A computed fold for a 77-nucleotide RNA from a Kiritimatiellia bacterium, annotated as transfer RNA. It matches the Rfam family "tRNA". Rfam's curators write: Transfer RNA (tRNA) molecules are approximately 80 nucleotides in length. Lineage of the source: Bacteria > Pseudomonadati > Kiritimatiellota > Kiritimatiellia. Its mean pLDDT, the model's own confidence on a scale to 100, is 81.
[in-house]
RNA sequence: GGGGGAUUAGCUCAGUUGGCUAGAGCACCUGCUUGACAUGCAGGGGGUCGGAGGUUCAAGUCCUCUAUCUCCCACCA
Numbered sequence: 001g002g003g004g005g006a007u008u009a010g011c012u013c014a015g016u017u018g019g020c021u022a023g024a025g026c027a028c029c030u031g032c033u034u035g036a037c038a039u040g041c042a043g044g045g046g047g048u049c050g051g052a053g054g055u056u057c058a059a060g061u062c063c064u065c066u067a068u069c070u071c072c073c074a075c076c077a
Stems, first nucleotide, its partner, number of pairs: 001073007010026004019057001028044005050066005
């Protein structure tokens, strides 16, 4: 230098052919349960989807640029 993959909640991930209000598990908070803790049960908070721009009535999803991580190929003294 060329090509591929990943980026969504604190962590690990899902999200179909673009469609109604962005989800799960774990973690966290509250209550119940217990002598207490754990487990269990009920409820709750938390993300604008790496960043910017574009297309569209509508974008996590499509297009462009860009950042970070990762894999493969090429080149180099």